[in-house]
Context: one part of a larger RNA
Molecule: small-subunit ribosomal RNA, central domain
Organism: uncultured delta proteobacterium
């Protein structure tokens, strides 16, 4: 290749938006490109299959059939796919009404803590630790009490609560902004899914330029610990963590246990129970539906473990990805990136 499978054995791309391609809802009529039937020609011989013969048998020869699953033309067939034309509303989608949210981006306020600086009060000690020391203190610390200065974060609420496609989002207040839900009609008329490439997004370190720096803290020093301690404990402390602003536009990186380790869409398959949102007649019950979010558990599936309307379950679409283990996500060469270093990806050799 074919199969076979990806939650924990190798394997869902970290996420979306969408190109091309793949695939498509319900009816009518046409068309006949797929497709189905039938004929014609052709598919050389030899060989493979059958069957009769020739060499005393065979092997091996002859002769004759079949077979050659394929192609071209013709002539039919229209159910399906498909093309084309016209309708339709369940799929998608616009419009109105409404709550709900730490979505996003901007700008501003606020309190409590630390820390530092001014000044009261006060005196010998604080700090630290398993126990200590280094460290700080009679040049007035540690406590305490006013006042200020600055930086980063938002206790309580707070929740197997909410939001986002994911990464992620958490004081408060205004401005701008996406998206998802319910509810009644009213419109568009398949406009749908997916999604190679491509584009955007993408923690946390970490670069690059200028800011800023309270606290915390890699390196680093010290004190200790200990055989030894290039750790873990404690004093300290640098890069980082924070911000990117202005007049019109612009940082770079692209990783991750980027985890639900589990792609996305549709449809069906037993319930039971909580907490969020909603309708239905007003509040509260109970009842129903629909969303999104946990637990249990039925049939089912799994190598168990487990999953089980939020499926790992029964089924179609599509796309990504696996194919012993080391060598190795290494070399090489191409892209990208200021670097770091992504990403794409082997072999020899070896077990």
């Nucleotide at each position: 290749c074919u199969g076979g499978g990806c939650g924990u054995a190798a394997a869902g791309c970290g996420g979306g938006u969408g190109u091309a391609g793949g695939c498509g809802g319900c009816c009518u009529g046409u068309u006949a490109a797929g497709u189905c039937a039938g004929a014609u020609g052709u598919g050389a011989a030899a060989g493979c299959c059958c069957a009769c013969g020739g060499c005393u048998c065979a092997a091996c020869c002859g002769u004759g059939g079949a077979a050659g699953u394929g192609c071209a033309u013709c002539u039919g067939a229209a159910a399906c796919u498909g093309g084309c034309a016209g309708g339709c509303u369940u799929g998608a989608g616009u419009a109105c009404c409404g709550g709900a949210g730490a979505g996003g981006g901007a700008a501003g306020u606020g309190g409590a803590a630390u820390u530092c600086c001014u000044g009261g009060u006060g005196u010998a000690g604080g700090g630290g630790u398993g126990a200590a020391a280094u460290c700080c203190g009679u040049a007035g610390a540690u406590a305490u009490c006013a006042g200020g200065a600055g930086g980063a974060a938002c206790a309580c609420c707070g929740g197997u609560g909410g939001c986002g496609a994911a990464g992620g989002c958490g004081a408060c207040u205004u401005c701008c902004u996406g998206g998802a839900c319910g509810g009644a009609u009213a419109c568009u008329g398949a406009c749908g899914c997916u999604g190679a490439g491509a584009c955007c997004c993408g923690a946390a370190a970490g670069c690059g330029u200028g800011g800023g720096g309270a606290g915390c803290a890699a390196a680093c020093a010290g004190g200790a610990u200990u055989a030894g301690a290039u750790a873990c404990c404690c004093u300290g402390g640098u890069a980082g963590u924070c911000c990117a602003g202005g007049a019109a536009g612009c940082g770079c990186c692209g990783u991750a246990a980027a985890c639900g380790a589990u792609g996305g869409g549709c449809a069906c398959u037993a319930g039971g129970u909580g907490g969020g949102g909603u309708a239905u007649c007003a509040a509260c019950c109970c009842c129903u539906c629909c969303u999104g979010u946990g637990c249990c558990g039925u049939a089912g599936c799994u190598a168990a473990c487990g999953c089980a309307u939020u499926a790992a379950g029964u089924g179609c679409c599509c796309c990504g990805c696996c194919u012993g283990g080391g060598g190795a996500g290494u070399a090489c060469g191409g892209c990208c990136g200021c670097a770091a270093g992504g990403u794409u990806g082997a072999a020899a050799c070896u077990c």